[in-house]
């Protein structure tokens, strides 16, 4: 883009067009082929000038009926298309031209009778007619016999002569006439040409299957009869054995063929509806008859089905004609008008018929043209939709104004299409004796089915007249609500699981428009079968290897030659139709005219290439001569190590074997050793990306025989060459048959190990088998995954053989590279570069190298080879990652090496679990679990039960109303809250209270919609840009490498050069000095005092401001003269001094909607609010985390020193007091270097316990207080007495830490009325062990390799087995079709025989005869019928595999 289309929606009009693709299925009904009285007799009817005229009927003759119309079953065919050919042929009507048109006869149909049948229909007597039938004559012509001459193409043809045979309608009409004759028309006979139709023969064209490879007996040819319009095995008799086929015969399967038609740039690919032109067919098979032509669509005759009528005895019938009915089907019209028009039959003509046609109907089924309204109109209307609530958009779009009438309704005119013929009548011609008639040209009169249609003219209303489908991407065209992987979509990718531009609606939009989407089919996109125009090393894909036949191709010069080839002309190429210019319908569609056009034939040229003859050449290819290397083959033969076995020796307790071990052998003497000897295989070293060979392959040494190869000069033959389907050889290993042979090795097998199992891996044994011979078998990752063969195209280098004095050749075998090649890898004279012949293979992935068939084979299996079904990918090479029980290298309290603990007790908290009305919720591997919680007794508080309130506890906004409300007492209640009194200062821009709404309020949902905060890798050393370069790209480089470092820190070096973000550095603290200032800090020196108490000082420590130091800065060594390490000096402090604060791109849909913001959703007398009780604190258990233990490095007691850092006003509280204590009572001082909390513990210094469930240890429990708070019961802390569990150091795991660290010891702070704080977060005292080192556990880092992983190994995936559907093999059968074949039987009907019957025309005087006709028999032969096979379907219990969830 395209249809004969057909389905869903919608649907105004007109023109032109098209219209059973299915059941070649059945068909009711009516039409679709007749006509001629100018051929012939008869009958019968009108008129009325009563014997003529019209006319109709049946019949006899004639001419059509073989055209038209239909349809595509059948055929793969000389059936069609194209192009010759007939010297092998026929042809009615028509043209034209020659010659006739004579002379006779018998008949019958109709009609009259008489039967026969239900009926179609028939039988018989009698009559009569021709343009109907049948003799004679005449013969241009044909046959045959004899022949002459031309001419060709082989049979042959053409013009002629002579002799014998052979035909016809005296017919109809018309002028003219008394007739008879003549003349015209129309026929009719015999012939010439033509023209039309047709027949037959032939090149050459177009479909699929080789899993169809052989087929032919009338089959191939010859002779001779026969038949035909003619050739010809077309048929027959005889003879020969032939034809056809890998250029595809035969068979099966499918199919009318073509002009065209649809798509394409072309080449093609698919189609053969409608128009045309050829075949076929005509319910099904088979026949002839007539006739110029049929083997006849609407004759005939048999057969079969089947359908009708029947008085059962017969008997009728064919819509694939045009309408139309049924029936199949997704699916296709009117039982219409007309002969007016074009054409056909028939006639002389009028004129008859004509479902050919011409029109109309009905269908959006195509094509085309037309409308459905045009100008204005901005309050940017009302309404819808979305909204950021401002607005936006349907939108100049309606409404309103103004205009117009295409079509429409309506009235009124009104066509071409019509030329003819006929008749009436006039000229004119041509013939003729004239006339009729013939020819040609006017005038007049008649003919329309469409149809009162087209069209044209008035009138009238914007009035009647828009739908479809899409809208994620491809592909123009987006938001809003519903849904919530549900419903649905979907060409392909793929959407949907609560914020769906992809499902539904709806507004809006693009697109097409009386259509507008879908299905179905074809072509194209598709270089995706590829001649044009692909390709085979890893993607499909080179045969396992070589020989060779047919076929392809083909080396250098020359002659001829014209088959390809090229050029020139000439026929064809039917019309339609594409294409071009024109022209007609108002434009188009659609009509009409002109013109061009592939191919094939025939015929002239040219000769370069290619072919075909023909005589030459030597580069290709062989041969000869000389030398050469070689695990190249076959055979026979021989040799040494070494295994193992057998015999003796020696000798003794093990061997042996393995990660370890067992089974095994061994005191009946193994193993070791040594010495003799069987016996079978295999050749160590040489030895090599060394050599041969086509290829599997081929190794010890001689012998013999044999193919190849390669070099050197050169002499000969002359293209003898290269590839190869089919074919035929050779073809590892393992395996098969036959006979031998068997040391070692070793499938099975069997023990003993490993393991969860171990039907394996290892280890002891061992049988085929390995070996040999003679056969099979034909695969192998038979690989360089790379067919051969032959020419060009940089180079370096190693190695073999030969040659050369050499430089080097020549022929092999490697490695690295240049152009060139490739999707990259990569290959590059051994090409996967540049071209050339020639074979073979490829066409998405499974299903499958199966399944069925065939051929091989003893088997095992080999070759050949598919479909259904299914699936969107499967594959190649590269690239980034992430992985790896791959490699290299680094780091960390990772391990090692240590301290010290955890898991065990008790109690503390924190989670599960369970459990309650509620135990709110959240966190969950590390990265949850003393976490959100720097404080759940009410509050908090969100949960539960009750019992209230509903513009609400809180904002803002309207309207009234009041001046109070609150407070304070009081009265019911648990309380919220209601009530009552009582105050009276007060900002009225206030502040109650009511009312209705708009809202408010949610710790209600999603952290998987989110901002922002934060965990973690991790303080790991990464992680990216830009600009260049390099790849087709993805990407690489930089950022790799050599050092070095904590550090991608830093240097060197490099197609890379800088350049952010991290790292360091800057900030804070701490460590050591200077300096400036000293209060509330301090006191060395002077007073002074109980006491830095006070004067004083500014030295010191302290505070807090400012600076000073440390930079590898000096030294020496090592390093590449580097970076930077390693020792050193010096200094408080040494190599980032100690700590902190600082966390890159990311990753983890890591945590939070319950801080907090925040979309969307829910909820609005309730998920919201207010209140009192309850619970968040329950307890069989289970884990996290910690505390205080278990004790003498201790525990009590007494005494006795030394801090840092913090707090403090609804606070900290001294001194004094009471009280054993907790704590009271009372309140100096202090908003703090000044008062206070405040006694620092551990330490030390004495004592005492003496290893004990204790003077440990302190859990539970009674018991009496304190103290905070409205309130300690669920549910607080402390204090005293008193009570004294478990625990004696903790299993398997596990945890922290490398120096002022660990461990130990105390002190504060924050939340806070108090407290479950043993938690956290800071603070000082006291003060260690240890590290070889990087092999392993764990994490991370660079680089490399491998990958079928990319959700990235917690990936990815393989068979079984269970289940369900699918399609298919294979099956004892079973049951259909299809051609064929033997054999039967044999209708109708030709054809041939006939002795039987029956016959008007001719002959004969007759008798008969000739001829015909029936029968009868004969050949052939349709249909059945018997049979055994071939094909090819269905369908089958079961039973195989496979493919999909």
């Nucleotide at each position: 883009g395209a249809u004969g289309a057909a389905c869903g929606c919608u649907g105004g009009c007109g023109g032109c067009g098209u219209g059973c693709c299915u059941a070649a299925u059945c068909c009711a009904u009516g039409c679709a082929a007749g006509u001629c009285g100018a051929a012939c007799g008869a009958g019968g009817g009108u008129g009325c000038u009563u014997g003529c005229a019209c006319c109709c009927u049946a019949g006899u003759g004639g001419c059509g009926a073989a055209c038209g119309g239909g349809u595509g079953a059948g055929u793969a065919a000389c059936a069609c298309g194209u192009a010759g050919g007939u010297a092998a042929c026929c042809u009615g009507c028509c043209u034209u031209u020659u010659a006739g048109u004579u002379u006779g006869g018998g008949a019958u149909a109709c009609c009259c009778g008489a039967g026969g049948g239900a009926a179609a229909c028939u039988u018989u007597g009698g009559u009569u007619a021709a343009u109907a039938c049948c003799g004679g004559a005449u013969a241009c012509g044909u046959g045959c016999u004899u022949u002459g001459u031309c001419g060709g193409c082989a049979u042959c043809g053409g013009c002629g002569a002579a002799g014998c045979a052979u035909a016809a309608a005296a017919g109809g009409g018309g002028c003219c006439u008394u007739a008879a004759a003549g003349c015209c028309c129309c026929g009719c006979u015999a012939g010439g040409a033509g023209a039309u139709g047709g027949a037959c023969c032939u090149g050459c064209g177009g479909c699929g299957c080789a899993u169809u490879a052989g087929c032919u007996a009338g089959u191939u040819g010859g002779u001779g009869a026969g038949a035909u319009a003619a050739c010809a095995g077309c048929c027959c008799a005889c003879c020969a054995a032939g034809g056809c086929g890998a250029g595809g015969a035969u068979g099966c399967g499918u199919a009318g063929c073509c002009g065209a038609c649809c798509u394409g740039a072309g080449a093609g690919g698919g189609u053969g509806a409608u128009c045309g032109g050829c075949c076929a067919c005509a319910c099904u098979g088979g026949a002839a008859c007539u006739g110029a032509g049929a083997u006849a669509c609407g004759g005939u005759c048999c057969a079969g089905a089947c359908u009708c009528c029947u008085a059962c005895g017969g008997g009728a019938g064919g819509c694939a004609g045009c309408a139309g009915g049924a029936a199949g089907g997704a699916g296709u019209a009117u039982u219409c008008g007309g002969c007016a028009a074009u054409g056909g039959g028939g006639g002389a003509a009028a004129c008859c018929c004509u479902g050919a046609c011409c029109g109309a109907g009905c269908a959006a089924c195509g094509c085309c043209g037309c409308g459905u309204g045009a100008g204005u109109g901005a309050u940017g209307a009302a309404g819808g939709u979305c909204u950021u609530c401002g607005g936006a958009u349907c939108g100049u779009a309606a409404a309103g104004c103004u205009c117009u009438g295409u079509u429409g309704u309506a009235a009124g005119g009104g066509a071409c299409g019509a030329a003819u013929u006929a008749u009436a009548u006039g000229a004119g011609g041509a013939g003729g004796a004239a006339a009729u008639g013939c020819c040609u040209c006017g005038u007049a009169u008649u003919u329309g089915a469409c149809g009162g249609u087209a069209c044209c003219u008035u009138a009238c209303c914007a009035g009647a007249a828009a739908g479809c489908c899409a809208c994620g991407g491809c592909u123009a065209a987006c938001u809003a609500c519903g849904u919530g992987c549900c419903a649905g979509c979907a060409g392909c990718c793929g959407c949907g699981g609560u914020a769906a531009u992809a499902c539904g609606u709806a507004g809006g939009u693009g697109g097409c428009a009386a259509g507008c989407g879908u299905u179905a089919u074809c072509c194209g996109g598709a270089a995706u079968u590829a001649u044009u125009g692909g390709g085979c090393g890893u993607a499909a894909a080179g045969a396992g290897u070589g020989a060779g036949c047919a076929g392809g191709c083909g080396g250098c010069a020359g002659u001829u030659u014209a088959a390809g080839u090229c050029u020139g002309g000439a026929g064809u190429u039917a019309a339609a139709g594409u294409g071009a210019g024109g022209g007609g319908c108002u434009c188009a569609a659609c009509c009409c005219c002109u013109u061009a056009u592939c191919g094939c034939u025939c015929u002239g040229g040219a000769a370069a290439c290619u072919g075909a003859a023909c005589a030459g050449c030597u580069a290709g290819a062989g041969u000869g001569c000389g030398a050469g290397a070689g695990a190249g083959g076959u055979a026979a033969g021989u040799g040494g190590a070494a295994u193992u076995c057998c015999a003796a020796g020696u000798g003794u307790a093990g061997c042996g074997g393995u990660g370890g071990a067992a089974u095994g052998c061994g005191u009946a003497g193994a193993u070791a050793u040594u010495u003799g000897g069987a016996g079978g295989a295999a050749c160590a070293c040489c030895a090599g990306c060394g050599g041969c060979g086509a290829a599997g392959g081929c190794g010890g040494c001689u012998u013999a025989c044999u193919g190849g190869c390669u070099c050197g000069a050169u002499a000969c033959u002359g293209a003898c060459g290269c590839u190869c389907a089919g074919u035929c050889a050779c073809g590892a290993a393992a395996g098969c048959g036959u006979g031998g042979g068997g040391a070692g090795c070793a499938a099975a097998u069997a023990g003993g190990a490993u393991u969860a199992g171990a039907u394996a891996c290892c280890c002891u044994a061992g049988u085929a088998g390995u070996c040999c011979a003679c056969g099979c078998u034909g695969u192998a990752a038979a690989c360089g995954a790379u067919g051969a063969g032959a020419a060009c195209u940089a180079a370096a280098u190693g190695u073999u053989g030969c040659c050369g004095u050499g430089a080097g050749g020549c022929a092999g075998u490697g490695u690295u590279g240049a152009a060139g090649c490739u999707a990259a890898c990569g290959c590059a004279u051994u090409a996967a570069g540049u071209u050339c012949u020639c074979c073979g293979c490829c066409u998405g992935g499974g299903g499958a190298g199966u399944a069925c068939g065939u051929u091989c084979g003893c088997a095992a299996g080999a070759a050949u080879a598919a479909a259904a079904c299914u699936u969107a990918a499967a594959g190649g090479a590269a690239u980034u990652g992430a992985c790896g029980g791959g490699g290299a290298c680094c780091c960390g309290c990772a391990c090692a090496a240590g301290c010290a603990g955890u898991g065990g007790a008790g109690c503390a908290u924190g989670u599960g679990g369970a459990u309650u009305a509620a135990u709110u919720c959240g966190a969950a591997g590390a990265u949850a679990c003393g976490c959100g919680a720097a404080g759940a007794a009410c509050c908090u508080u969100a949960c539960c039960a009750g019992g209230g309130c509903u513009u609400g506890a809180c904002a803002u906004g309207g309207a009234g109303a009041u001046c109070a409300a609150a407070g304070c007492a009081u009265u019911a209640g648990a309380a919220g809250u209601a009530g009552u009194g009582u105050c009276a200062u007060a900002u009225a821009c206030g502040a109650u209270c009511u009312c209705a709404c708009a809202c408010a309020g949610g710790u209600g949902g999603u952290g998987c919609a989110u901002g922002g905060u934060u965990g973690u890798c991790g303080u790991c050393a990464g992680c990216u840009c830009g600009u260049g370069u390099c790849g087709u790209g993805a990407g690489a480089u930089g950022u790799u490498g050599g050092g070095u470092u904590a550090a991608g820190u830093c240097c060197c070096g490099c197609a890379a050069c800088g350049a952010g973000c991290g790292c360091a550095a800057c900030c804070c603290u701490u460590g050591u000095c200077c300096u400036u200032a000293g209060u509330u800090a301090c006191c060395a020196g002077c007073a002074u005092u109980a006491a830095g108490u006070u004067g004083g000082g500014g030295a010191c420590u302290c505070u807090a401001g400012g600076g000073a130091g440390a930079c590898u800065g000096c030294c020496g060594g090592u390093g590449u003269u580097a970076a930077a390490c390693c020792g050193g000096a010096g200094g408080a402090a040494g190599g980032u001094g100690g700590g902190g604060a600082u966390g890159a791109c990311g990753u983890c849909a890591a945590a939070u909607c319950a801080u907090c913001a925040u979309g969307c959703c829910c909820u609005u007398u309730a998920u919201g609010u207010c209140c009192u009780g309850g619970g968040c604190g329950u307890c069989a258990c289970a884990c996290g985390u910690g505390c205080u233990a278990c004790a003498a490095u201790g525990g009590u007691c007494g005494g006795u020193a030394c801090a840092a850092a913090g707090a403090g006003a609804a606070g900290c509280a001294a001194u004094a007091u009471c009280g054993c204590g907790a704590g009271g009572u009372g309140g100096a001082g202090c908003a703090a270097a000044u008062c206070u909390c405040a006694u620092a513990a551990a330490g030390c210094c004495g004592a005492u316990c003496u290893c004990a469930g204790u003077u440990c240890g302190g859990a539970u429990c009674g018991g009496a207080g304190u103290c905070u708070g409205c309130a300690a019961c669920c549910c607080g802390a402390c204090u005293c007495c008193g009570u004294g569990a478990a625990g004696c150091u903790g299993g398997a795991a596990u945890u922290g830490c490398u120096a002022g660290u660990a461990a130990u010891c105390g002190c504060g702070a924050a939340u806070c009325a108090g407290c479950c704080a043993u938690g956290u977060c800071g603070c000082g005292g006291u003060g260690a062990a240890u590290a070889c080192g990087u092999u392993c556990c764990c994490g991370g880092g660079u680089c490399u390799u491998g990958u079928a992983c990319a959700c990235a190994c917690c990936g990815c995936c393989c068979g079984u087995c269970a289940a369900a559907c699918c399609a298919u093999g294979a099956g004892a059968g079973c049951u259909g079709g299809u051609a064929a074949u033997a054999c039967u039987c044999g209708a109708a009907g030709u054809c041939g025989u006939u002795a039987u019957c029956c016959u008007a025309a001719c002959c004969g005087u007759a008798a008969g005869g000739a001829g015909g006709g029936a029968g009868a028999c004969g050949c052939c032969u349709a249909a059945g019928g018997u049979a055994g096979g071939a094909c090819u379907g269905g369908u089958g219990a079961u039973u195989g595999g496979g493919g999909u969830u």